Context: one part of a larger RNA
């Protein structure tokens, strides 16, 4: 001087960074990888339209029944009246004349026979009209329920596609072509993307979902039946692709150009309905990756010999590809004092710290590469993995269990326990940047953007400024005269950074969309008010006295202080240094 620091005392604000160096110890909980209905078939559900069935209400019409009222009609019964005569009592001039009795049918029509009537009450029958009510039907309107179809959404799981091999974490292992640097690949691959050539034809059988049934405590299965596709399979066509055979030119590792003959291999459709998105094959590019080589970077010789697939060859297998990579056979080699082998330690680098440099130390954050994902092993899928949040096996551990059997992997982001001197919130948002899927809208994204916590670091600001006495008080020292604290305070005059209150208020966002955030920033108001400590003062080393203590208590980086006048211990006063820090410890130069 530096630090991913820690500890002690102290602590006002802001910006930018940074924060498990130890137990690659164990992990509760939530989230961290999904998306596509413009590949496909279903289930559930909502809305709209159309149809059907049923129910209810209302209105109109028609029919039937019942009750009541009225009208006129037919018919039956009963009673009476209408006419005439006689007569009692009585009266009398005439006359009138009750009751009663008898008789008659007097009206109308007709030559006659005959026909047909009037009035009152009542019964029956049929008709008509009106009112009320019941049932049934038709049509219409409205409402509700169920159901079918169509369309538009939402949602659930499933088949299918792409992604999940990126992004994020950690440093265990690794002394190695792992890394760095420079090359090689005539020994290779590369999904999506870009340029170019050609094509996109005809068919088929299944299966999940679903339904039924069944086993199991669960996790999860079994059987039967149905169905779709850009899922799967077959046929056709096809070359400048692949293979075989025969050649030729260039070049020399399996490269490239070209000729002839033969053989082999493709495809998938969707949809706003005509513009796209796809699919197949070949070629070139881009990007990414594999493999090989030269050189370079730790310690120990108190590690001196090591090696049998070992070293090489031939052939074969395997791989995208070279190769003992693997295997069969053959040979006996290979490495080593220029340090093999063994042991220890360690991820490597750009960088970082220091240093004038050379060098030394280091590899936290950020960037590149590598390795790992509970421990060990293995392959599957795929363009790509031997795959952190996939599978299988074994092991340790934890959890569930009906004891038969199952489930799990924070070295993702937070968070918990533990370890430790020691290291943060179970926050907000996808607004930006970037990524996956999708034609798009959009969805997902603990990447990321932000906020929170910690003086952990760096940087900036403040805790007031001016004036103010031959100098208050108090403290300390004193030769008792004084000195010092000290312009320091008080007092007076000011200022307004930060803070407090009020108001305005962004950029970041090309049209919309802002988590941050009413943040940054700006304006106004108030008031010196709310904001200083830590270490040191013997020499090194800036800074001195008094008292206490008396080799005690103590200090100390080294030299060394302390045993009665201690500038070195403790305290007070004073002073020096740095300052929101100051010291101590650790580590490196």
């Nucleotide at each position: 001087g530096a630090c991913g620091a820690a500890c002690g005392c102290u602590g006002g604000c802001g910006g930018c960074g940074u924060g498990c160096u130890u137990a690659a110890c164990a992990c509760a909980u939530g989230c961290a990888a999904g998306u596509c209905g413009a590949g496909c078939g279903c289930g559930u559900u909502u809305c709209a339209g159309a149809g059907g069935u049923c129910g209810g209400u209302c209105a109109u019409c028609a029919g039937a029944g019942g009750u009541c009222a009225g009208a006129a009609g037919u018919u039956g019964g009963a009673g009476g009246a209408u006419a005439a005569g006689g007569u009692a009592a009585g009266u009398u001039a005439a006359u009138a004349g009750a009751a009663c009795c008898u008789u008659u049918a007097a009206g109308c029509c007709u030559u006659u026979u005959g026909g047909u009537a009037u009035u009152u009450c009542u019964g029956a029958c049929a008709u008509c009209u009106g009112a009320c009510u019941u049932c049934c039907g038709a049509c219409g309107a409205c409402c509700g329920a169920c159901u079918u179809c169509u369309g538009a959404g939402a949602u659930g799981a499933g088949c299918g596609g792409c992604g999940a091999a990126c992004g994020g974490g950690u440093g265990a292992g690794u002394a190695a072509c792992a890394c760095g640097u420079g090359g090689g690949u005539g020994a290779u691959c590369u999904a999506c993307c870009c340029g170019g050539g050609a094509g996109u034809u005809c068919g088929g059988g299944a299966u999940a979902a679903c339904a039924g049934u069944u086993c199991g405590a669960a996790a999860g299965g079994g059987c039967u039946g149905c169905u779709a596709a850009u899922a799967c399979c077959g046929g056709a066509u096809a070359a400048c692709a692949u293979c075989u055979a025969u050649g030729g030119g260039g070049u020399u590792a399996g490269c490239u150009c070209u000729a002839u003959a033969g053989a082999u291999c493709a495809a998938a459709g969707a949809u706003u309905u005509u513009a796209u998105c796809g699919c197949u094959u070949c070629u070139g590019g881009a990007u990414g990756a594999g493999c090989c080589c030269g050189c370079g970077g730790c310690c120990c010789a108190u590690u001196a010999g090591u090696u049998a697939g070992u070293u090489g060859g031939u052939g074969a297998g395997g791989u995208a590809a070279u190769g003992g990579c693997u295997c069969a056979c053959c040979a006996a080699g290979g490495c080593g004092g220029c340090g093999a082998u063994g042991g220890g330690u360690a991820g490597c680098c750009g960088g970082u710290c220091u240093g004038a440099g050379a060098g030394g130390a280091u590899g936290u954050c950020c960037g590149g590469c590598c390795a790992c994902a509970c421990u060990g092993g293995g392959a599957c899928u795929g363009a790509g993995a031997c795959a952190c949040g996939g599978c299988c096996c074994a092991g340790a551990c934890u959890c569930c269990u009906a004891c038969g059997g199952g489930a799990g992997g924070c070295a993702g982001c937070a968070g918990u326990g533990g370890g430790g001197a020691a290291u943060u919130u179970u926050g907000c948002g996808c607004a930006a940047u970037g990524g996956g899927c999708g034609g798009a809208a959009g969805c997902c994204u603990g990447a990321c953007g932000c906020a929170g916590c910690g003086a952990c670091g760096c940087c900036g600001c403040g805790u007031g400024g001016g004036u103010g006495a031959c100098g208050a008080a108090g403290g300390c020292c004193u030769u008792c005269g004084g000195g010092u604290u000290g312009u320091a305070a008080a007092g007076c005059c000011c200022u307004g950074u930060c803070u407090g209150g009020g108001g305005g208020g962004a950029a970041g966002a090309u049209a919309a969309u802002g988590a941050c955030g009413g943040u940054a920033c700006c304006c106004c108001c108030g008031g010196a008010g709310g904001a200083a400590g830590c270490c040191c003062c013997g020499g090194c080393u800036a800074a001195c006295u008094a008292c206490g203590u008396g080799c005690c208590a103590g200090c100390a980086g080294c030299c060394g202080c302390g045993g009665u006048a201690a500038g070195a211990c403790g305290u007070g006063g004073g002073g020096g240094g740095c300052g929101a820090g100051c010291g101590u410890u650790g580590u490196c130069c």
Model confidence (mean pLDDT): 81 of 100. Small-subunit ribosomal RNA, 5' domain from an uncultured bacterium, 589 nucleotides, folded computationally. The RNAcentral record of the full RNA draws on ENA and SILVA.